[in-house]
RNA sequence: GUUUGAUUCUGGCUCAGAACGAACGCUGGCAGCGUGGAUUAGGCAUGCAAGUCGAACGGGAAGCCAUCAAUUCAAUCUUCGGAGAGAAUUAGUGGUAGAGAGUGGCGAAAGGGUGAGGAACGCGUGGGUAACCUGCCCUCAAGUUGGGGAUAACUCCGGGAAACCGAAGCUAAUACCGAAUAUGGUCGCCUGUCGCAUGGCAGGCAGAGUAAAGGUGGAACCCUUCGGGGUCUGCCGCUUGGGGAGGGGCUCGCGUCCCAUCAGCUUGUUGGUGAGGUAAUGGCUCACCAAGGCUUACGGGUAGCUGGUCUGAGAGGAUGGUCAGCCACACUGGGACUGAGACACUGCCCAGACUCCUACGGGAGGCUGCAGUCGAGAAUCAUUCGCAAUGCGCGAAAGCGUGACGAUGCGACGCUGCGUGGAGGAUGACGGCCUUAGGGUUGUAAGCUCCUGUCAUAAGGGAAAAACUACGCGUGUGUUAAUACCACACGCGCUUGAUGGUACCUUAAGAGGAAGCCACGGCUAACUCUGUGCCAGCAGCCGCGGUGAUACAGAGGUGGCGAGCGUUGUUCGGAUUUACUGGGCGUAAAGGGUGCGUAGGCGGUCUUGUGUGUCAGAUGUGAAAGCCCACGGCUCAACCGUGAAUUGCAUUUGAAACUGCAGGACUUGAGUGCAGGAUGGGAGAGCGGAAUUCUGGGUGUAGCGGUGAAAUGCGUUGAUAUCCAGAAGAACACCGGAGGCGAAGGCGGCUCUCUGGAAUGUUACUGACGCUGAGGCACGAAAGCGUGGGGAGCGAACAGGAUUAGAUACCCUGGUAGUCCACGCCGUAAACGUUGCGGACUUGGUGUUGGCGGUACUGACCCCGCCAGUGCCGUAGCUAACGCGUUAAGUCCGCCGCCUGGGGAGUACGGCCGCAAGGCUAAAACUCAAAGAAAUUGACGGGGGCCCGCACAAGCGGAGGAGCAUGUGGCUUAAUUCGAUGCAACGCGAAGAACCUUACCUGGGCUUGACAUGUAACUGCUCAUCCUGUGAAAGCAGGACUCUUUCGAAGGUGUUACACAGGUGCUGCAUGGCUGUCGUCAGUUCGUGCCGUGAGGUGUUGGGUUAAGUCCCGCAACGAACGCAACCCUUGUGUUUAGUUGCCACCGGUGGUGAUAAGCCACCGAGCACUCUAGACAGACUGCCCGUACAAGCGGGAGGAAGGUGGGGAUGACGUCAAGUCAGUAUGGCCCUUACGCCCAGGGCUGCACACGUGCUACAAUGGCCGGAACAGAAGGAAGCAAUGUCGCGAGGCGGAGCAAAUCCUCAACGCCGGCCCCAGUUCGGAUUGGAGUCUGCAACUCGACUCCAUGAAGUCGGAUUCGCUAGUAACGGCGUAUCAGCUACGACGCCGUGAAUACGUUCCCGGGCCUUGUACACACCGCCCGUCACAUCAUGAAAGCCGUCUGCACCCGAAGUCGCUGGUCCAACCCGCAAGGGAGGAAGGUG
Repeated sequence: GUUUGAUUCUGGCUCAGAACGAACGCUGGCAGCGUGGAUUAGGCAUGCAAGUCGAACGGGAAGCCAUCAAUUCAAUCUUCGGAGAGAAUUAGUGGUAGAGAGUGGCGAAAGGGUGAGGAACGCGUGGGUAACCUGCCCUCAAGUUGGGGAUAACUCCGGGAAACCGAAGCUAAUACCGAAUAUGGUCGCCUGUCGCAUGGCAGGCAGAGUAAAGGUGGAACCCUUCGGGGUCUGCCGCUUGGGGAGGGGCUCGCGUCCCAUCAGCUUGUUGGUGAGGUAAUGGCUCACCAAGGCUUACGGGUAGCUGGUCUGAGAGGAUGGUCAGCCACACUGGGACUGAGACACUGCCCAGACUCCUACGGGAGGCUGCAGUCGAGAAUCAUUCGCAAUGCGCGAAAGCGUGACGAUGCGACGCUGCGUGGAGGAUGACGGCCUUAGGGUUGUAAGCUCCUGUCAUAAGGGAAAAACUACGCGUGUGUUAAUACCACACGCGCUUGAUGGUACCUUAAGAGGAAGCCACGGCUAACUCUGUGCCAGCAGCCGCGGUGAUACAGAGGUGGCGAGCGUUGUUCGGAUUUACUGGGCGUAAAGGGUGCGUAGGCGGUCUUGUGUGUCAGAUGUGAAAGCCCACGGCUCAACCGUGAAUUGCAUUUGAAACUGCAGGACUUGAGUGCAGGAUGGGAGAGCGGAAUUCUGGGUGUAGCGGUGAAAUGCGUUGAUAUCCAGAAGAACACCGGAGGCGAAGGCGGCUCUCUGGAAUGUUACUGACGCUGAGGCACGAAAGCGUGGGGAGCGAACAGGAUUAGAUACCCUGGUAGUCCACGCCGUAAACGUUGCGGACUUGGUGUUGGCGGUACUGACCCCGCCAGUGCCGUAGCUAACGCGUUAAGUCCGCCGCCUGGGGAGUACGGCCGCAAGGCUAAAACUCAAAGAAAUUGACGGGGGCCCGCACAAGCGGAGGAGCAUGUGGCUUAAUUCGAUGCAACGCGAAGAACCUUACCUGGGCUUGACAUGUAACUGCUCAUCCUGUGAAAGCAGGACUCUUUCGAAGGUGUUACACAGGUGCUGCAUGGCUGUCGUCAGUUCGUGCCGUGAGGUGUUGGGUUAAGUCCCGCAACGAACGCAACCCUUGUGUUUAGUUGCCACCGGUGGUGAUAAGCCACCGAGCACUCUAGACAGACUGCCCGUACAAGCGGGAGGAAGGUGGGGAUGACGUCAAGUCAGUAUGGCCCUUACGCCCAGGGCUGCACACGUGCUACAAUGGCCGGAACAGAAGGAAGCAAUGUCGCGAGGCGGAGCAAAUCCUCAACGCCGGCCCCAGUUCGGAUUGGAGUCUGCAACUCGACUCCAUGAAGUCGGAUUCGCUAGUAACGGCGUAUCAGCUACGACGCCGUGAAUACGUUCCCGGGCCUUGUACACACCGCCCGUCACAUCAUGAAAGCCGUCUGCACCCGAAGUCGCUGGUCCAACCCGCAAGGGAGGAAGGUG
């Protein structure tokens, strides 16, 4: 970081850190110090890795020197015959020299390598050895006499391919063998002393047996065969013994991995006696005797151990490479020999595998030494130089040997250091990238100017590491007869370097030769553009990518580290996520079903002793290196040096509080006794009544039974019902109670017998006898199993009937196991308080059961109190919360059980138990990033409560059936343009498609364009207008006419070119704006405060009330905002103002009619009373009264035109639906650009088998038709409304008064009065069709409306279902307007006329509001989610059979070798013997 919408917790997964003998990818300048075969303990070519000593011995090659001889050559001389210095070669002699090989001594058992094996006294640590060994070295004591016989080498012969072997002969020794001597040592005895036992040490006594080897230096003296020897002396050796040092063997305490799904193992096993064996103890081996011994044994897996290393705050965890200590191994297995030491890395024998040689007979070999090679592998170096240093072996020494070691090389494998430049420098250059186009950024970065010189390069100089030893000289000391020799010490001189002409220093030149890698969504420092479009890809976890990706890929920029950077792997950390430090178990994983009890753990008060634990001091040890600290050396650092320090173990001295142990005492823990009560505690036996069923009998008749309703079933062979009698089995109503008892499971009629436990009271007895309890034992509901009974009711399985889409269910009718009893198994449950047992402590209140006490006169209640049990509520405290709370989940102690992410899985395999069913114990592979607990807010519920709405109900009228109109779907089509799609699309966008509209189709055309802005060039007319040709038109081609001012191209227009225009093309899921809907529903929030760990709550809930979160009251809330209401418009009443175009009552006048009257009508004047118009105002506020109520309010009444919102309208909170609209406009992105733009003609949007929605007209008599005569409101009018008149049956025509309008125009119908029709497909209904017309318009064919004549279809009130409406409403009737040339308008929006019925009520349907409840939902029930099946893939278990590895027991064959026995064959040394021969002793061979 990650579970959720959000929260707290639990819990896992993942990351950031450090480390590495690493590997891989990209990149790579230098130096120092380290480090490098982790895999096949796989196989190995080649070279080297152990020799040395001539002062132990015989012998002696080459070479050199001398001499002699021969041969050859030859300077020179020459008598020319020859001589011949000299040189070379060969042979002999002498000397010198000392190779190779051999005898002998020492070494080869060290050093070096590796980690296969081994879970062990192997290792670590600390002891023991009185049970032992020890070459070389040191020290002390003694000795070193005198003899003998061989044998290698060598010579010669033979065998063999070779390796090698055999025979004969000669010879030496510090080789081998006797003899002498014996300080000593060994064996035997005695004494003293010491010790934990065996026993050790010291001394004494007599006897027995027991050693040796020489080499070399010097010298006054003696002898000599002249080679030398004797004597003396030094050194090195040799022998015996004592001691030491260092090394080793054996042995003991403690520590040292995992598995119990390994629980029993063992016969030399355990012990004893005796013997053998060993350096030494020991069953180490053997014989005999006894029957023991071990228990985390035995078995399996894995592993070298340690100092240390890595990590960690520490405790721990992981690890054991380099360096150091120990062990083990050396091709595999076995064995001994030699030796001080081996069962021996570069020794031997045998067996085996492998490789090589071979003449096929036979032989040779062992890199887990240093290099190197092959193989396998992700992966690990030079077949280098040197013994100069350090060390080792041999040697008297010089010295020799040494792949130990010292060096160099290779690898960024690691650590450390240095560099790749420094300073200045803004027109903030170019380029890149981004951009809102202004700029920003890369960036003082570069260029440019001035410097520096590390590293690298070149040249020159140039170390330390070297100290010795030996030799020469000198001095001193020792030894000695000695100034000799020798040894030692010191001084001087000389000599020794692989690395390496390296480190280091100086000089020269020049910024010149030297930077990359990873990351950039969060964790986690660092952001933009382009491409891609759930593709390609990324990813440690969460997760990115489906057209605007900071997550892919590239680029620019930025961040981090830097000669490196990333990735992978592994370890520790974070992880308190195994919890010792330092966790938990009511609900998250986790208390065993319950008790009894063994081992173990823990344990009351006082006291004495002891000194186990404990504490303190001292001593030894704790190797070195490393870590840490201090100081120092390499220029620093890494690296190195010196010192300090070092929880442990052992020994020893002390302390005595606590603990343990031993002794004594106590009573409070525990137990016992006694007393009276309570009890569905357990077992057995007996008894009882009610009910059910069955049987028999009686009465009685047609049904019974059952259900939501039915049916199956029973019944006329008599049921059900009812009465009587009988039989059987099981269970025990009422009492009965969150009351009692029991450890739990569990226990309920009554009586008896037997029996368990607890409580209370008493305080007599015992004296810590206690608590817990791994294993173990016992108990343990229901179901199930075995054997035998029993069986009334009930009732798995099963059968039938219903229900249902189905119904292997729920319901009904039957019904078998079972339920019951006896005996025996099983051993599990949500066996739950999901809370183990025991003890102590910590405020309270209120019930209830049992016992006891107090007050009161006895008793029973009541009351007060104590103890024990059982409930509820709550303080502190605890808890993640819920909750728990003296019956703790509080605070502590003791003991037991259990947990460690989800799934796989309580499963597989193994084991144990069971008759079986099954139980107990109990994994892994694989897979996921969660699974989960509690609480919160919503949403949802065929959960609950309250409330509302034409929601239902009560009514009125419709739709759904018919015809037509209109919209939609579908179909069709070149196109039938597009959108709207449950309510909330469908007479919707469209307030009006013949062309236009128009977006669609077909065809014909245009390309800066039908339209806008700008730039450049050209033109003076192409513009406009008119005309001609062509054409369907658009368009194309041509002609005529031709502007102002003036000859400037200023304006305008056009053409060309370029920027651009244009798009009803896509995305309403990129958007703005607007709208619909829930819904005119009453809700939605905020500030402060308070509560809660928190999400959040409170407020807004509650009690009332309202149309309303409207108001009132109460309340940890107090206030506020958006909504509600009111304010606005209209209508209803009145007052007032105004009086034309409105009005005409009163008054006057004129005219008509009449009779010159009255009356009536018309007009004028006058008037503004009334009506009306349109301004202002008033009025209604629960204001008043009564009742009710705390209040708010409600009910009724008065007054009033109007009464409780008077009616209607406008007004739509927070939000929901990714609702609708890119085609009204706007707009991001994408797309088209001679076309997806623009123009035109024609067609289409009107197409028709069909389906749906919305309407109109009807089906008629409350009607139709004819005639007569009345009454509106609102609205419109100039390309308009149009009167009177006139023509036409009519639509309409002609004509035109008046009117830009309270003036003129259009002005109703239903109704009313009168008449006809007489219930029919009609005098209803009007579709359809024919004919004739009118009007609009360029044009009514596709495709207009209207009129007349004729025609006269369906339809007789409409299935399931469904819609509207609560009053001036529904219903019915007409009128007007917008759009518009006209009109498909029966639509929409308005207006008036006539004018109802009904509402008991809120159970139900639908929608909504508030409260509450459950939830595994939150994309929120259109949610979530389970199982089978099908296909594919992966992992795991099982599987007949087959193969291998490890291993047990029994048996067979058996190499080398050791030991024993034998040894007829063989043998120099010693003994006997003149000899022959014999003896002693040994060898081969044989055998166990």
This is a predicted structure of a 1488-nucleotide RNA (small-subunit ribosomal RNA) from a metagenome.